This is a predicted structure of a 72-nucleotide RNA (transfer RNA) from a Candidatus Omnitrophota bacterium. It matches the Rfam family "tRNA". Rfam links the family to the GO term triplet codon-amino acid adaptor activity. By type it is a transfer RNA. Lineage of the source: Bacteria > Pseudomonadati > Candidatus Omnitrophota.
C1' cells in the first nucleotide's frame, strides 16, 4: 500500500427495519452486631463520526476517523 474484522452505559457484551438493553460496577433501601452473601429499587446512551436510503435506521448504503488482524 492493499484485503477483512470491530467501534452501544463506568467496564464486558446483547439487541429481525418501528419500545435501546443484559451481567459485572455505582448509588439507596432491606438483610446482618458488623460486613460479605443474599433481595428490592435507582442513576448511567451524541448506538465512533458526517451523509445517504426509508414513513421510520444500532440495524440497510457510502464516506471518514480510531483500534484488531492478514497480505505485500
Nucleotide at each position: 500500500g492493499g484485503g477483512g474484522g470491530u467501534a452501544u452505559a463506568g467496564c464486558u457484551c446483547a439487541a429481525u427495519g418501528g419500545g435501546a438493553g443484559a451481567g459485572c460496577g455505582u448509588c439507596c433501601g432491606c438483610c446482618u452486631u458488623g460486613c460479605a452473601c443474599g433481595c428490592g429499587g435507582a442513576a448511567g446512551g451524541u448506538u465512533g463520526u458526517c451523509g445517504g436510503u426509508u414513513c421510520g435506521a444500532c440495524u440497510c448504503c457510502g464516506a471518514u476517523u480510531a483500534c484488531c488482524u492478514c497480505c505485500a